[in-house]
Molecule: small-subunit ribosomal RNA
Organism: Bryobacterales bacterium
RNA sequence: AAACGAGAGUUUGAUCCCGGCUCAGAAUCAACGCUGGCGGCGCGCUUAACACAUGCAAGUCGAACGAGAAAGGUCCUUCGGGACUGAGUAAAGUGGCGCACAGGGUGAGUAACACGUGGAUACCUGCCCUCAAGUGGGGAAUAACUCUGGGAAACCGGGGCUAAUACCGCAUACGUUCGAGAGAAGAAAGCAGCAAUGCGCUUGAGGAGGGGUCCGCGGCUGAUUAGCUAGUUGGUGGGGUAAAAGCCCACCAAGGCAAAGAUCGGUAGCCGGCCUGAGAGGGCACACGGCCACACUGGCACUGAGACACGGGCCAGACUCCUACGGGAGGCAGCAGUGGGGAAUCUUGCACAAUGGAGGAAACUCUGAUGCAGCGACGCCGCGUGAGCGAAGAAGCCUUUCGGGGUGUAAAGCUCUUACGCCAGGGACGAUAGUGACGGUACCUGGAGAAGCAGCUGCGGCUAACUACGUGCCAGCAGCCGCGGUAAUACGUAGGCAGCAAGCGUUGUUCGGAAUUACUGGGCGUAAAGGGUGCGUAGGCGGUUUGCUAAGUCUGGUGUGAAAUCUCCUGGCUUAACUGGGAGGGUGCGCCGAAAACUGGAGUUGCUUGAGUGUGGGAGAGGAUAGCGGAAUUCCUGGUGUAGCGGUGAAAUGCGUAGAGAUCAGGAGGAACACCUGCGGUGUAGACGGCUUUCUGGACCAUAACUGACGCUGAGGCACGAAAGCGUGGGCAGCAAACAGGAUUAGAUACCCUGGUAGUCCACGCCCUAAACGAUGCAGACUUGGUGUGGGUUCUUCACUGGAUCCGUGCCGGAGCUAACGCGUUAAGUCUGCCGCCUGGGGAGUACGGUCGCAAGGCUGAAACUCAAAGGAAUUGACGGGGGCCCGCACAAGCGGUGGAGCAUGUGGUUUAAUUCGACGCAACGCGAAGAACCUUACCUGGGCUCGAACGGUUGACGACGCCCGCUAGAAAUAGUGGGGUUUCCUUCGGGAACGGCAAUCGAGGUGCUGCAUGGCUGUCGUCAGCUCGUGUCGUGAGAUGUUGGGUUAAGUCCCGCAACGAGCGCAACCCUUGUCCUGUGUUGCUAAUCUUCGGAUGCACUCUCAGGAGACCGCCAGCGACAAGCUGGAGGAAGGUGGGGAUGACGUCAAGUCAGCAUGGCCUUUAUGUCCAGGGCUACACACGUGCUACAAUGGGCAGGACAAUGCGUUGCCAACCCGCGAGGGGGAGCUAAUCGUCAUAAACCUGUUCUCAGUUCGGAUUGCAGGCUGCAACUCGCCUGCAUGAAGCUGGAAUCGCUAGUAAUGGCAGAUCAGCAUGCUGCCGUGAAUACGUUCCCGGGCCUUGUACACACCGCCCGUCACAUCACGAAAGUGGAUUGUACUAGAAGUUCGCAGGCUAACCGCAAGGAGGCAGCGACCCAAGGUAUGAUUCAUGAUUGGGGUGAAGUCGUAACAAGGUAGCCGUAGGAGAACCUGCGGCUGGAUCACCUCCUUU
Repeated sequence: AAACGAGAGUUUGAUCCCGGCUCAGAAUCAACGCUGGCGGCGCGCUUAACACAUGCAAGUCGAACGAGAAAGGUCCUUCGGGACUGAGUAAAGUGGCGCACAGGGUGAGUAACACGUGGAUACCUGCCCUCAAGUGGGGAAUAACUCUGGGAAACCGGGGCUAAUACCGCAUACGUUCGAGAGAAGAAAGCAGCAAUGCGCUUGAGGAGGGGUCCGCGGCUGAUUAGCUAGUUGGUGGGGUAAAAGCCCACCAAGGCAAAGAUCGGUAGCCGGCCUGAGAGGGCACACGGCCACACUGGCACUGAGACACGGGCCAGACUCCUACGGGAGGCAGCAGUGGGGAAUCUUGCACAAUGGAGGAAACUCUGAUGCAGCGACGCCGCGUGAGCGAAGAAGCCUUUCGGGGUGUAAAGCUCUUACGCCAGGGACGAUAGUGACGGUACCUGGAGAAGCAGCUGCGGCUAACUACGUGCCAGCAGCCGCGGUAAUACGUAGGCAGCAAGCGUUGUUCGGAAUUACUGGGCGUAAAGGGUGCGUAGGCGGUUUGCUAAGUCUGGUGUGAAAUCUCCUGGCUUAACUGGGAGGGUGCGCCGAAAACUGGAGUUGCUUGAGUGUGGGAGAGGAUAGCGGAAUUCCUGGUGUAGCGGUGAAAUGCGUAGAGAUCAGGAGGAACACCUGCGGUGUAGACGGCUUUCUGGACCAUAACUGACGCUGAGGCACGAAAGCGUGGGCAGCAAACAGGAUUAGAUACCCUGGUAGUCCACGCCCUAAACGAUGCAGACUUGGUGUGGGUUCUUCACUGGAUCCGUGCCGGAGCUAACGCGUUAAGUCUGCCGCCUGGGGAGUACGGUCGCAAGGCUGAAACUCAAAGGAAUUGACGGGGGCCCGCACAAGCGGUGGAGCAUGUGGUUUAAUUCGACGCAACGCGAAGAACCUUACCUGGGCUCGAACGGUUGACGACGCCCGCUAGAAAUAGUGGGGUUUCCUUCGGGAACGGCAAUCGAGGUGCUGCAUGGCUGUCGUCAGCUCGUGUCGUGAGAUGUUGGGUUAAGUCCCGCAACGAGCGCAACCCUUGUCCUGUGUUGCUAAUCUUCGGAUGCACUCUCAGGAGACCGCCAGCGACAAGCUGGAGGAAGGUGGGGAUGACGUCAAGUCAGCAUGGCCUUUAUGUCCAGGGCUACACACGUGCUACAAUGGGCAGGACAAUGCGUUGCCAACCCGCGAGGGGGAGCUAAUCGUCAUAAACCUGUUCUCAGUUCGGAUUGCAGGCUGCAACUCGCCUGCAUGAAGCUGGAAUCGCUAGUAAUGGCAGAUCAGCAUGCUGCCGUGAAUACGUUCCCGGGCCUUGUACACACCGCCCGUCACAUCACGAAAGUGGAUUGUACUAGAAGUUCGCAGGCUAACCGCAAGGAGGCAGCGACCCAAGGUAUGAUUCAUGAUUGGGGUGAAGUCGUAACAAGGUAGCCGUAGGAGAACCUGCGGCUGGAUCACCUCCUUU
């Protein structure tokens, strides 16, 4: 210099973190779905190394040799044939070379010197090259052929002939081999040519290339495989090989390998490379190239230079085929091809033209190597499917707010062009002599014609791209989160849009993202993760100094790291893919040098600070052992003594009159050691506590005498290890699992109580686990401080007074660290060394295996399957049978009620044709309804209407419309009909307008549904004091601060303080009313004074009315308080601390209420769910509840007399006087549209007097009868009132529960709304007029602060386990069936080697006999398949069985989360339907209160 790194979604109400899951990218020997124009270059059975029909894939040489056709042709012929040619050809044989390949296939086996890389040599090497020396002379056979035999065939046997570069001697021997040497041994072939010569042959030396063998290093997995090994390890001597070697054999020795992983199991051809990645890595190993292995399975050798041989041989086995049943034949993992398997992978093509190979002297032959073509979008690359103009924009389709918008310059139309394809013509390079499969191909030229050529996926977020309709938790989608239950941008379709494009999606796989195995580059207090503790082996690491060395390290050079691939530069195909050339890179290994700082080495030389020793001290619940002591509990004995004791929330079981408990005395026995006692001490941890004895370990301080790195850590290993538990033997007071009983409870296998056994104690032996915790491994170094406390030393002081220092042990806190909490010289800070451990939750610390244990069980420790979370810390809320403070008629203190009776009224239920609907804890129930006989009315029954009962638009024809009085039918609606009078406006006289009914249509109508689609309004918490914001500050952040704190208030009211400063909505005030005064106003009000004809004038003083003012503010005084805010008291005042009352209701909560008040989206209905009418119902009645009225009487009832209001109301009305009626009421008619009139209207309680005298009454009035009145069309269902008569229940109300704090409760009446009539209800008014509040412990509700939380739909929350059902995977199981393999025995084909009496036998020796040698045969060793027995490992399956996971609504309980209602959890033991309970020991990861200690501030 080049090159060079992206994140997102998902746990929560929100946040930060840990952590998994998922996505976006690239790739692929791919497959599948939809679609498909062309070309180039590549690639194409990943599965059954499954089985294979057919053809081809290795031959060649006549110039090594002998022999040698036929067809055809020519000629001759006696027509039988013959000759020549074909031809020394074809075919076959002998012989040579090749068949062992830089050829082709496959990857089964193999974890190995198989491969890679770098070395080594005890070796071999045909053909090729170079060199040296030869090539003389003989011999015996044999195939072919011929004759013949056997056989179905394959083929085999016998007789006879013959050649050679086939075979065998002899000669020769430069070199070669053997031998110490002398010496000995050992070769050959010729052929072609006229010849020159060429090609060969033999022996030897060298080379090249190839091969064999050995070694270092490197690269998979399992320890739930820990020990393996007898030719094993080595030696000596033989054998054997081309060659070293236990390679083989005999003998000798007893070795060899292994935790740095032997052996065994599983998996796998290795590499160059390929994919991915920033890289380091991770994955793969298909094509191309190198090596290896294999050739139906197993074994074996022969030949040869080379093989234990893919298209050679022998044997065994399985399979297939032929057969005359006797016997034979075969091996596509060569190229095509077939079947099979599978999601899936091609033509039984052309050519040797090129490149290369074999043979040959050559021509040439052979070559499914190769070159080409074919099929397949399988991949990469390139090109096309047209270009320009063309509307404020056609049609269609989609959408719409109905205006429009989109598709869209898109189309049509006009003007052009012709790449691919089609047609026609020319026509290569590849071949510098000939020869072209490809191929009439590439390429070039011309012609016609927009013509023949676009799909796929997606559109909720991630992730580019949106609407409509359909559907309605259905159908479906989905990579993750998640969509769908009537308005789905998420399903399906359509339109539109986005992306890619001859492809596009899906699925599988790999890497990436994933720092999610972290070498680069992670962690372990609480998230997963420190071993319970120590000692210590291997290993790892190691103070300081000197010299040496050079293994590590650094550096220079050199060899290698094949080619292809990759990167850069550059060239060739029109470009690209593809491909040629050059350079680089290849991080590795070897060799030769150089350096010596660091590490290492050689027990190098020293040192003292690490470590240890010595000496002197003091401290300590350190350990073991024996003895002693007192208090207390229990038991026993005796005394005193009498009826209870004991126990609890309350009780009971239990004990006690046979004398308990209590008390006194004595005795027995076991266990534990109060106070001291302390975040004090000791110990490695577990742990250790009365006193004394004996034995004994360690630490600390001082000193600085000794050793001289002796150290740190520590896998395995060894030892110790609370409690519970186990074994044997003791012991047993108390306590106490189990168990029993009593309680509690719905139940109570618990909590509580009474008992009580193991156990707890001792000795010896096991067990080996705990929340064995500081949830924090050990060692060392460094890094601000403050303050307690234990043990030493030292200085100092009157003083254990103060200081210094070392070792321990606490708290607070700085920097730093941390996700935060927090840690903070005792680190969780900054570093070093070593060990242990973690990698999502569940399944599971489970199963199987191993190992330890007497057992219980411990240690080691998975997988299938399943989920998208599980989790940590902190935040805001909410909640707590948590805490603190405060408030409220919340309790308490009081008064009066309700709950009991009768009635009224509402509701539930029931009934009914209908009993219309709504409202349901507070916050539904005298509520909507301020008033259901008809109407209302929505309900039921019956009868009617269908443009409709009301309304709008349009069209048509008709008519004025309307008003008044009737009649008929009918229950009415309605239908029919008669009579009377009256008769709109404009006009161009045609008609039009308005109105009415008729016909039609678009709208109508609906108290039908959804208040969980909504608006509006309302209730409620609550008239509670809260709810927020801006800026700033703090925190990574959610958030916090402000708003908390100290006071105070009715109040977030105010004051003070404060990292806050301000502000808003609420509070308060402003408004209305009431209470006092003043001013003004005086009619219809008032009437004191004055006048009066008593009617009233007058007057406005007073009351009153309406306006306007004043007044109250802790303003004044005192005290308290902080000199504040304010509180308490007082004065004054009509009123005193918001004077009383009202209106006024923050942010929000309750999917609270209302679609039936109104409005309104959507849905439903349209001769009905609309509308009209009559009657009925809403008024029912076994019953239950709410709200009321009237009572139960003497504080009363009756009778008589007497007194005092206010708010209101009235012309369809209030209704006076007067008359009638016992009365309701009737008649009457004055006045009043109201401060005027109205007995609307006598207010009543009350007062006075009288009577009743405690009773179901002179209380009470229900119910019923009779007679009346009023309203109204109508009073039966179903109104109100009156009179007479009747006279029920009821004698103060169980559990429970409501209202009220002053003009209140209680009590008395009056008015009004609604209304024809109907009030015990509602809304108001005035009269009379109390009691009590110590106080905040408790109940309820609320506010603030704080705490815990596993809740956030927020406790009506969350959540655990059994059981039942369904389903899934797994374990166990009598066994059963396979696969692989060990051991022992047996067996023994083919074959090598060795041996061999006899058999056969050409070359050589020998005159011969015979011999040498050979062959067959036989035997021996070894050995494949096979067999028997017995193991091991593994897979599948198995009646039954065990737990586990999952599943929207099942059952039982409620274990956990708050103090979760018995704090929880850990270990262990027992028990129990289940969660669980109980005992023992431990932990805080327990709330609350108190105390103590410590710290901080003043």